[in-house]
RNA sequence: GCCAGGGUAGCUCAGCGGUAGAGCAGGGGACUCAUAAGCCCUUGGUCGGGGGUUCGAUUCCCCCCUCUGGCACCA
Numbered sequence: 001g002c003c004a005g006g007g008u009a010g011c012u013c014a015g016c017g018g019u020a021g022a023g024c025a026g027g028g029g030a031c032u033c034a035u036a037a038g039c040c041c042u043u044g045g046u047c048g049g050g051g052g053u054u055c056g057a058u059u060c061c062c063c064c065c066u067c068u069g070g071c072a073c074c075a
Base pairs, nucleotide, nucleotide: 001071002070003069004068005067006066007065010024011023012022013021018055026042027041028040029039048064049063050062051061052060
């Protein structure tokens, strides 16, 4: 440099045009002599950045950044 797949909550990931979600973690409650587990409630998001299309973009298009893998290059 080329190709493919990723970037969404603190972590691991779903969602792929019409109000952004789950599990775990965090906070609170109840239970218990007490603690843990389990139970109930709950906080938390510039959806990697910019632009475009659209009534409406996390979702479609373009550019860029970044991560992983493969290929090429390696005088």

Transfer RNA from a Candidatus Methylacidiphilales bacterium, 75 nucleotides, folded computationally. NCBI's taxonomy places the organism under Bacteria, Pseudomonadati, Verrucomicrobiota, Methylacidiphilae, Methylacidiphilales. It matches the Rfam family "tRNA". Rfam describes the family as follows. Transfer RNA (tRNA) molecules are approximately 80 nucleotides in length. It is annotated as a transfer RNA.